[in-house]
Overview:
A computed fold for a 694-nucleotide part of an RNA from a bacterium, annotated as large-subunit ribosomal RNA, domain II. RNAcentral holds the full RNA, with entries from ENA. Its mean pLDDT, the model's own confidence on a scale to 100, is 80. Its Rfam family is "Bacterial large subunit ribosomal RNA". Gene Ontology terms of the family: structural constituent of ribosome and ribosome.
Context: one part of a larger RNA
Parts: sequence; structure tokens; C1' cells
RNA sequence: ACCAACGAGUUCGCUUUUCAAUUUCGUCUAAUCCCGUCUCGGGAGGAGGCAUAGCGAAAGCGAGCGUAAAAUGCGCGCAAUUAGAAUUGGAAAGCGAGACCCGAAGCCAGGCGAGCUUACCACGACCAGGUUGAGUGAAGGAGAAAUCCUUCAGGAGGACCGAACUCGUAGACCGUGCAAUAUCUUGAGAUGAGUUGUGGUAAGAAGCGAAAAACUAAACGAGCUUGGUAAUAGCUGGUUCUCCCCGAAAUAGUUUUAGGACUAGCAGCAUGUUUUCGCUUUCAGAGGUAGAGCACUAGAAAGAGUAUCUUGGCGAAAGCCAGAUAUUUUUACUAAACUCCGAAUACUGAAAGAUUAUACAUGCUAGUAAGAAUCCGGGCGCUAAGGUCCGGACUCAAAAGGGAAAAAGCCCAUGAUCUUCGUCUAAGGUCCCCAAAUUUGGACUAAGUGUUAAUAAGGAAGUGAAGUUCCUUUGAUAGUUAGGAGGUUAGCUCAGAAGCAGCUAUCCUUUAAAAAGUGCGUAACAGCUUACUAACUGAGGAAUUUUGCGCCAAAGAUACCCGGGACUAAGUCCAAUACCGAAGACAAGAAUUGGCAUUUUGUUUACAAAGUGCCAGUGGUAGGGGAGCGUCCCUAACGCAGUGAAGCUUACGACGUAAGUCGGGGUGGAGCGUUAGGGAGUGAGAAUGUUGGU
Repeated sequence: ACCAACGAGUUCGCUUUUCAAUUUCGUCUAAUCCCGUCUCGGGAGGAGGCAUAGCGAAAGCGAGCGUAAAAUGCGCGCAAUUAGAAUUGGAAAGCGAGACCCGAAGCCAGGCGAGCUUACCACGACCAGGUUGAGUGAAGGAGAAAUCCUUCAGGAGGACCGAACUCGUAGACCGUGCAAUAUCUUGAGAUGAGUUGUGGUAAGAAGCGAAAAACUAAACGAGCUUGGUAAUAGCUGGUUCUCCCCGAAAUAGUUUUAGGACUAGCAGCAUGUUUUCGCUUUCAGAGGUAGAGCACUAGAAAGAGUAUCUUGGCGAAAGCCAGAUAUUUUUACUAAACUCCGAAUACUGAAAGAUUAUACAUGCUAGUAAGAAUCCGGGCGCUAAGGUCCGGACUCAAAAGGGAAAAAGCCCAUGAUCUUCGUCUAAGGUCCCCAAAUUUGGACUAAGUGUUAAUAAGGAAGUGAAGUUCCUUUGAUAGUUAGGAGGUUAGCUCAGAAGCAGCUAUCCUUUAAAAAGUGCGUAACAGCUUACUAACUGAGGAAUUUUGCGCCAAAGAUACCCGGGACUAAGUCCAAUACCGAAGACAAGAAUUGGCAUUUUGUUUACAAAGUGCCAGUGGUAGGGGAGCGUCCCUAACGCAGUGAAGCUUACGACGUAAGUCGGGGUGGAGCGUUAGGGAGUGAGAAUGUUGGU
């Protein structure tokens, strides 16, 4: 890992609701006693409980009572309807119990452990060899003495080096090992607080500890084991057959509450009321949002007037220019916490209309209370976030199908009961992959721009369209030829300043025209050139505004995000027609649910079942409801079986919406089934499930 078997809402008591049957107008017995087939069954036993009348705090009154000075009112009852009550049984839920199953770490009690390890006690054992040479002693010497020197002897030390022994520093190796800590190399101590043998003592809130919460038998911040014990688990995981009907929530309030609960909301089922709900139209309302506005409040800009100030500059002064403060006024503005105004929607009420559509009440049963994206109105944030918090809508959640290459939340389908190589469409598409136009008409783009996301400021004789202004056969613009002069080198400045360093002025003349000079250039001149003019040529030229499609700007991590091929349209824009395209609609048939109508049957109504017709439905998680299938056992009736039961098996046949059922063949060799009821250890794929097998 696979296969097989086992494996989870049970049982008892009480309560509530509901269904069925039965019984009754009171009902149940307790202790105790008697009998028997004696853990039990039967009988006696009505003491007592509940009920038979309620109301009130009570006195109390009583089919009424309380409230109050007073009740017609209100509260609870009586009465009435024919239901109520009880018992038994079924179903569902709640509570108490292990309470659907498995799962803690833990808590307490009783025992067992010091053959590991910690400390201690008793009796023992062990430490090659080498080195150093303390106190002390002896001999000799020096000295006045204190004392000192030399030699010899001696052998101290938690002394030194280093085996055994003990330890475990560093590295390697090992790391399904030789080993649940070893091995190799290298290390520390090695007469000491040393090492070690045997026996003994101390233990679980206790021991022992040169203290690390270390150690107490390979896991100790409280050992192991048995019991309490099925501890508890608002947590995780799992929870077994089928079909049919309906179908949520992720919100509010409260919570030692926030991943849990309770109540409400939303779902289901039953009963009742019977149009109450929803939609459309009309009418009547309240409102201060969007917008707008400046009438208040607040903000901020420009101008004007008036008054005051003399603050600055100029001026002899008058005054002029600039300015400050206050106030008035004009213009154009801003506002969630401004409003002289003010919608659309939404909301409230009423009426009418259409419409097989709900609404409300009561009871029982839930689940939900982590939501998500998208679009719209907003707050926070950076008008950041697949951000966060509200409101409205929608989808997903719980929704499959078609489209967006691929895809929870986008678009289409207001949505999949089933069948059909039947029809029509939606979104989206129609060159090939790939179903359908290489369709029709007119434009644009040349950038592979683009062809299914998005990209700025700024820049450019890209190109299309629409304007406006000016020049132009009295000849424009470009080009070619020629001129482009004189006073004068203007004045100043300057070493120089001659059109061309700089400052000032910028005149006059001759002319077709020519600047006191547009740009190069020179030390300064010179030289080249331009403006300006003529001739030649001969038809458009110049500037500017708006706009379509393009260009640069333009950077991402392995090869380019058109899905690919590829495309100059198969790109973009404006029109047009046809076709394709879904589980949508339609057509035909089938099933089923609800409603209505109708027929038949069953015990008469009620009701139930079956049939026929019409109308409307039939996606679905949590969840509610309904109807069934199958397994084992029991009861009754009826059956099958050695002419072959059960079981096993089968590329076989048939039936049923399904769970499943029946038959044929093979095997097998002794029991089994159908119908009507009853009872459950009743259905397996999941639980790091349990056991067995491979």
C1' cells in the first nucleotide's frame, strides 16, 4: 500500500409535541399482609397523592373573583362548541445519566522500584617507572654576637612527566550505526575533594544533589504501575442503503464574549385564518440627500469707494506713487459637521386593476451567527492593496451548461426531471487549429500598430479630415544670374572698436534696392553672407487652430502574455445582410410533485386508493419532511428442497426511477423461502481507525 472482517445517535427514567388504538366518566396505589412454580408472578390493601372550582398577597367570596371610593374597563376563570382526560404503543426533540464514536496533557488514592544513577555507612582492593628535593638532622667553616656559608643525610607536596586506572578536550568517522552515544586520532587527572568491589541506608511533593531543576532503571519542572475511569475536551478527525418534496445563514442584541452560546432574523413540517403578501396605476403624505446656491456660518481671491494712519519714495509746496487698518460695494469662488433652494429613487397610507403569488397566527424540528468577488454611493488608507469598514445590487457560497485560451465571485442563461446525429436563438463568434462570411459597401493605419487587460508628462515637416488668416499671372514661394551703395572708420569707449567686445543714438543722401547692419570672420581692417532689389522661371505658397489613426518616450528577471498558426487584413472605424452558437426557448415522447376537474372501487358522508384530462412545477450545501429497498432473529399461515437447499461463481437473459429483485448455466451438498406482523448488536471508503492476510 491493497484485500477481507470488525467499526459510531443506543438503553432506562422524566417532560413536551404529534399520530394510532383502547378505555373511562374519577384515577393510581405505598408500606404491609396472603398465595404460588419464590432475584419473580398473582391477590388483598385507597392511608395518601393528583383530579372534581375558581379568583385573590391575604382575610375571604364563589360560577365568579381580583383591581378601585366607584367599572362599562382590564386580568384570570365559568359557560358554549363536542371535545377533554387517562392508559398503552409508535415517531421526533429536550433533560438526567459515559449518552454518536475514537483522542489528551493532567488530578487523586493504593502499591512497586536506589541490580541504572545521587549521597552516605560498613568491610575490602588498586595506583609501572621517572623527576623535583620543603621543614628537619649531621659534619665542616666564618663571625664579638645575631646569624650565615659548604657538604652529606633525609623524603614533604589536593608538586612535576608518564602507563594501568578514571575521565571525555578537539577533530574525524558513524548517523536504517558494531553501538538508542560506539570507534579512531588527539586530549585531562593519575597519593588524591583519587579510583574501585561486595553488602547496606535514603523515594514520589518525597529522596539525593561540590546546584545542571541534575539524578531517582535508555523520555523526571514531580518515577512506574493499578484503580477512581468510558476523567473532562466550547477542540480536531470520523459517522455505513435508495428515491422524492422544500431549502438557508455567514446579520442584530447580550455574553470572562469574540473559531462557543442564548434570543430574534432567515429554512422545514403540521394546523388554522382565507387575500391579509407582492406587482402596476392613481391620489395623499413626511423628508433635506444628489444637484445647485451664497440669504446665514466659515474660508479664500481680485478690483473700486469712504474714513483713519502718516509708514516708505519723489517733491520747496500742492500733490503723486506704493502701503496699513476699519468699513461699504462689485466680480468670480469653496464647504461632511453652510443652506435662500432642492430632485430622482426609496419609504408611509388609501383606492382601483391585473394576477393559481403569497401573507399572518400557533405549535414542533433545525442549521446559521468565519463569508467572498464584481458594479454603484461613501468612511479610513496614498481617490495604495486580491486592503479595511458601512449602505444598495448581483453572482459564488449551495449552480452544472455556453463565452472570456486556461478560470468560485465577470458576460449569457431569471438556471441541468429524463430521452431525441429535432428546430430557433443569447453572450460570443464565422482564414486554419474550431461549428459558422477568405460576406457586401465606405474610410483610416504601414507602426506587425493591432488582431481579448493597461501605459504619462514631454517631443517630431508621419499621415488622413475639417476650418481660419495672409501672399499670388499687376507673377507669389523655392531656385539661378546680378546688385547689396554714399556721408562714415556714426558718436562714446578703447592699445585698437572701421555694420558685427561694450554703451548711446539709430539720422540723411543716391536709388529698382541696400540695416549706422542677420550670422561667420580679423589684433584692428580685409573677406564671405543675410535682410532688401531687379531679371530669368511659371502656379501655387506660408502661418495657425481643432481632430482621427500612427511614431519616440517604453526597463524584469529561461522564449515573445495576439491561446497558436499566421494575418497588411484575418487590424481599426462607420454601416448592412446571412450563418454558427447553450443542459435557454420550442417540438415529440416518458417519469414524478402540487392544484383543479372528473370516473371507478373501498365500510355511507368525511376520507383513502386507482384511472383520465388541464394548469403549474421538478439545480442544490447546512438543514427539515415524505416514501421505500435490503440484512439477522421471532410469531402465524402457505410453500420449495438429494429429480439437489444455502453459499460461491457467470463476456448469459429479464424487471424496477433507485436501493434491489427474478431467472438460465457452473460449482456445492442440507437446509431455505413467500405473505402478514413483530424485534434489532441492521447497510462502510475514509476516523495517522482495530485485527488478520498478501